Context: one part of a larger RNA
Molecule: small-subunit ribosomal RNA, 5' domain
Organism: metagenome
RNA sequence: GAACGAACGCUGGCGGCGUGCCUAAUACAUGCAAGUCGAACGAGAAAGCUUCCUUCGGGAAGUGAGUAAAGUGGCGCACGGGUGAGUAACACGUGGGUAACCUACCCAAAGGUUCGGGACAACAUCGGGAAACCGUUGCUAAUACCGGAUAAGCUCACGACUUCUCCGGAAGUUGUGGGAAAAGAUGGCCUCUUUUAAGCUAUCGCCUAAGGAUGGGCUCGCGGACCAUUAGCUUGUUGGUGGGGUAAUGGCCUACCAAGGCUUCGAUGGUUAGCUGGUCUGAGAGGAUGAUCAGCCACACUGGGACUGACACACGGCCCAGACUCCUACGGGAGGCAGCAGUAGGGAAUAUUGCGCAAUGGGGGAAACCCUGACGCAGCAACGCCGCGUGAGUGAAGAAGGCCUUCGGGUUGUAAAGCUCUGUCAGGAGGGAAGAAGUGCAAUUGGGACUAAUAGCCCUUUUGUUUGACGGUACCUCCAGAGGAAGCACCGGCCAACUCCGUGCCAGCAGCCGCGGUAAUACGGAGGGUGCAAGCGUUGUUC
Numbered sequence: 001g002a003a004c005g006a007a008c009g010c011u012g013g014c015g016g017c018g019u020g021c022c023u024a025a026u027a028c029a030u031g032c033a034a035g036u037c038g039a040a041c042g043a044g045a046a047a048g049c050u051u052c053c054u055u056c057g058g059g060a061a062g063u064g065a066g067u068a069a070a071g072u073g074g075c076g077c078a079c080g081g082g083u084g085a086g087u088a089a090c091a092c093g094u095g096g097g098u099a100a101c102c103u104a105c106c107c108a109a110a111g112g113u114u115c116g117g118g119a120c121a122a123c124a125u126c127g128g129g130a131a132a133c134c135g136u137u138g139c140u141a142a143u144a145c146c147g148g149a150u151a152a153g154c155u156c157a158c159g160a161c162u163u164c165u166c167c168g169g170a171a172g173u174u175g176u177g178g179g180a181a182a183a184g185a186u187g188g189c190c191u192c193u194u195u196u197a198a199g200c201u202a203u204c205g206c207c208u209a210a211g212g213a214u215g216g217g218c219u220c221g222c223g224g225a226c227c228a229u230u231a232g233c234u235u236g237u238u239g240g241u242g243g244g245g246u247a248a249u250g251g252c253c254u255a256c257c258a259a260g261g262c263u264u265c266g267a268u269g270g271u272u273a274g275c276u277g278g279u280c281u282g283a284g285a286g287g288a289u290g291a292u293c294a295g296c297c298a299c300a301c302u303g304g305g306a307c308u309g310a311c312a313c314a315c316g317g318c319c320c321a322g323a324c325u326c327c328u329a330c331g332g333g334a335g336g337c338a339g340c341a342g343u344a345g346g347g348a349a350u351a352u353u354g355c356g357c358a359a360u361g362g363g364g365g366a367a368a369c370c371c372u373g374a375c376g377c378a379g380c381a382a383c384g385c386c387g388c389g390u391g392a393g394u395g396a397a398g399a400a401g402g403c404c405u406u407c408g409g410g411u412u413g414u415a416a417a418g419c420u421c422u423g424u425c426a427g428g429a430g431g432g433a434a435g436a437a438g439u440g441c442a443a444u445u446g447g448g449a450c451u452a453a454u455a456g457c458c459c460u461u462u463u464g465u466u467u468g469a470c471g472g473u474a475c476c477u478c479c480a481g482a483g484g485a486a487g488c489a490c491c492g493g494c495c496a497a498c499u500c501c502g503u504g505c506c507a508g509c510a511g512c513c514g515c516g517g518u519a520a521u522a523c524g525g526a527g528g529g530u531g532c533a534a535g536c537g538u539u540g541u542u543c
Stems, first nucleotide, its partner, number of pairs: 001543004006539005013388006019381002021346001026344003030341003035075003040072002048063006082299003092223007101216002106212002110208004114148004123138002126135003154179011184204006225271003232262003237259008274296004278289004301322005324335004352378001354377003360374001361372004391421004401412004425484001427479005435470001440465004446460003450456001487532005492513003498527005508515002
């Protein structure tokens, strides 16, 4: 000199854009943060309102409404969001390998979607319990569950052949035998009307196999901390064979066999630490760092475990143990903010228990739509960067006052006052956005695809209508009027800026040198000056 997620002191007008628990991975009151689908399924209220009856207590019907709440089932909950405790490791970065692997939803294309069966919730009933909740008996539906059929392709066993090869194997063709699938829903037409139902068809779904895309698993080379005042470490240890396990290789696990494996090119042990793109500094080389944003990893009260599932050994899932907190009828139960706000505590120190799903994105749904503390916004904080303002011109009797003085004067100083103007920002009034594209609905025109079809559905075209948290905000115009808006540090040298008074090695200053013991440009005050400026200084840290 530059920088900062800063803090402290003094001061403080406005706006834009950013940033904001670095400490206790401490404990958490309260609310919200993951749901959705009735076009998978069965069942299904109440209040209110209307009408009728009434013994005036009430009762019945309709509507509310196939709505609410709950249940079965599907998809999602493994994303998004937080934190950095652990980790010196294939965790990360970079470049390879996988002939050792998986991939729901999505895309393109192929084949199929057949015949049956028995349950369990909800519900009803009875019972237990303070509660959490649990049990008995009975009924029922499905795209829930189970069995059979079929098998283009798939898979397993045995055999033949071809191609490629890293010589381990891989891909393909073919023969025989064995094995494994499925689910329907909605709309339209037709037969026919008493409807169910059957048939055809469109859309969505379901099953099988192969491909793509995306996302992952595993593995290898190289790279990036300190300590030798850590020198030896290792028995599933190192390798092999058989078996198990996994999507998959492998001591990953197991039985047996062999006795290996690592290490001064630093093993083992200890300390510290999430890694990177980047960030800061520097001419660079380098040094320091890893907030915000982005990628990866790890964790979710502590430790362990599996279940479900395409994916978890799962932050707002389950089980066990532990610590802590809460409820209890003492028998037993409930909980996990390192999600967003917020509270206590710690600390020098870090914000609102806000608005909205309008946009972007995500989940569910055919869609309408619902959910979304992701996100978009607003609030607080000079915490940072940037921009603007606090007026402009004129004005010498160089006014008054202050300070200094050699008492002549000098300085503050064109500074003020006065006169003439301007109107940024703030204030008041009026107008007032962009961000909105769509989806849906309605209508219409034309075209196309599917089809037995002129239904219907889908794609496309046109018109109208509907959607804004921010926000009556930004922005524009007008009104009034210099009115509401300057401080902080320093002035001995380094280092720009000097005098007076007070004090008297005292009180004090100080980054270094050093000032202060009676004329202190160094302490304190004043006048003046210098430097920055809505900031200025100090402290801390890095280069």